[in-house]
Context: one part of a larger RNA
């Protein structure tokens, strides 16, 4: 020195667990916020480091409720002091308090600080000082310059609408295209949000707002006719609901102008809202009763529901064992045999489960069905009204499944620039024929679209190198000037019973008895199980 066997030491794989994760499903919420929010600092306990919880009233206070025997949050025991059936701790409304910083809003500022105007108080001889209010801006409203009063601002995970908008790539290079109106950036809203009650489609036959799905359909078509990109009619299913101004006319209020009759410009009431045209106004007739109505107001409703809780059925015995819930035998419940714990595998031993039931206080629908409300007549005349720098048209872009194209529509820009119901648009250049509608004003529930959160509940989903970066002081340690990146780390045993006390020793290291344990030379805290690689030790065999 090798190799083999055995026994150790390192080591922490592996099975086994699950507090945590994840994904999907119901319901529920769907906003907080100048009544100062998220999200902080700082601070608060007898002693007080983190973490929770609170804010000088400060692991707290007053009140209502529920609960009913102990408590004084956690890591984390113990001490010392309390507190509680005059119901303490603990759950739930509700209210009080809430230093500083942040939108941050008195004014400034290197966020948590620094300095101040007024009124009113506290102290002082007075000042200095202290307390409480109050003072930003920018909108709109009210009477009349000034002044009140109301609104807004800032945060939030997705989803929706709108203003801007890209490269990487693909096209086997690449320029039109194409990723893509996608990432990103603003801005606005909402529980949804956006369309939306036809100047729609269709095709000789009809339909009847919008939106979602599903088939039309990878068609029709676009396209360096490469790459690629891609409808709609229509049918079938989800939902289902329509209305309202403007103008004509008629009445006022104010202003302005007047030939004093009125005009005109403006605000409010009536009046009306449409395409088989419809409304006004004039004449004539008929009618206050019937029917219809998403949304507003009442009642429904002191509802239902929610935010604490209650009651809730039925087993003993023997045996094996550290321990029964295993095993045997005998019985019982079940609208309850779901599911967790208990010293091994429990329906009947604990929480629970099925079923019933329950609020003083706050928060609170929805449907239906009453009532307020709102809506609906017929014949004649009359041409007064029926959305203008609009429609169109050119010229330059955009959007349409459609790259300028034969190129309708539908939108900006920029020059032009209509008609007025015997009008007007639209069927995909255009023209006539038919045929459908009625732009140039607004609203509008459902069906859809997400989940930062809240309960329940489920998984041929994860089990500690996995599953969320995080099962633990995790956005911590700890890296960076910063933007920012970002861990590692669970497991004694049923129950600390956590090793009294002896001995070695420089020793609070280690270890040897003793003692507890079912088990401590294989649970002894570096603690289930404990694999490998490494490392020794013994033994035996080869050199």
């Nucleotide at each position: 020195g090798g190799c083999a066997a055995u026994u150790g030491g390192c080591g922490g794989a592996u099975g086994c667990c699950u507090u945590g994760g994840u994904g999907c499903c119901a319901g529920g919420a769907g906003g907080c916020g100048a009544u100062g929010a998220a999200g902080g600092a700082c601070g608060u306990g007898g002693a007080a480091g983190g973490c929770u919880g609170c804010g000088a009233u400060a692991a707290g206070c007053c009140u209502c409720g529920g609960u009913g025997a102990g408590c004084c949050g956690u890591c984390u025991a113990a001490c010392a002091g309390g507190c509680u059936u005059u119901g303490a701790c603990c759950c739930g409304g509700g209210g009080a308090u809430u230093u500083c910083c942040g939108a941050a809003u008195g004014g400034g500022g290197c966020a948590a600080c620094c300095c101040g105007g007024c009124u009113g108080g506290a102290g002082u001889c007075a000042u200095g000082u202290c307390c409480a209010g109050u003072c930003a801006u920018c909108c709109g409203g009210a009477u009349u310059u000034a002044u009140c009063c109301g609104g807004a601002g800032g945060c939030g995970a997705a989803c929706u609408c709108g203003g801007g908008g890209a490269a990487g790539u693909g096209a086997a290079a690449c320029a039109u295209c194409u990723c893509a109106g996608u990432a990103c950036c603003c801005g606005a809203a909402g529980g949804a949000g956006a369309a939306g009650a036809a100047a729609u489609c269709a095709a000789g036959a009809g339909a009847g707002a919008u939106u979602c799905c599903c088939a039309a359909a990878g068609u029709a078509g676009u396209g360096g006719c490469g790459a690629g990109c891609g409808a709609a009619a229509u049918g079938g299913g989800a939902a289902g609901a329509g209305c309202c101004c403007a103008a004509a006319c008629c009445g006022u209020g104010c202003g302005g102008u007047u030939u004093c009759g009125a005009c005109c410009g403006u605000g409010c009431g009536g009046g009306g809202u449409u395409g088989u045209a419809g409304g006004g106004c004039c004449u004539u007739c008929a009618u206050c009763a019937a029917g219809c109505g998403a949304u507003c107001u009442g009642u429904g409703a002191u509802u239902a529901g929610g935010u604490a809780g209650c009651g809730g059925a039925a087993a003993c015995a023997u045996u094996u064992g550290g321990g029964a819930a295993g095993a045997u035998g005998u019985u019982c419940c079940a609208u309850a045999g779901a599911g967790g714990g208990u010293g091994a595998c429990a329906g009947a031993c604990c929480c629970g489960u099925a079923c019933g039931c329950g609020a003083a206080a706050c928060c609170g629908a929805a449907c239906a069905g009453c009532a307020g409300c709102g809506c609906u007549g017929a014949a004649g005349g009359u041409a007064c009204c029926u959305g203008a720098g609009u429609a169109c048209c050119g010229c330059g872009g955009g959007a349409c499944a459609c790259g300028a194209g034969a190129a309708a529509u539908c939108c900006c820009g920029u020059g032009g620039g209509a008609a007025u119901c015997u009008g007007g648009g639209a069927g995909g250049a255009c023209c006539a024929u038919c045929u459908c509608c009625c732009a140039a004003g607004g609203c509008u529930a459902a069906a859809u679209a997400c989940u930062c959160c809240c309960u329940g509940g489920c998984g041929a989903c994860c089990g500690a190198u996995a599953g969320c970066g995080a099962a633990c002081u995790a956005g911590u340690a700890c890296c960076g000037u910063g933007a920012g990146g970002g861990a590692a780390a669970g497991g004694u045993g049923a129950a600390a019973a956590g090793a009294a006390c002896c001995c070695c020793u420089g020793u609070u290291a280690g270890g040897g008895g003793a003692g507890u344990g079912a088990a401590a030379c294989g649970a002894g805290a570096a603690c289930c199980u404990g694999a490998a690689a490494c490392c020794a030790a013994u033994u035996g065999c080869c050199u």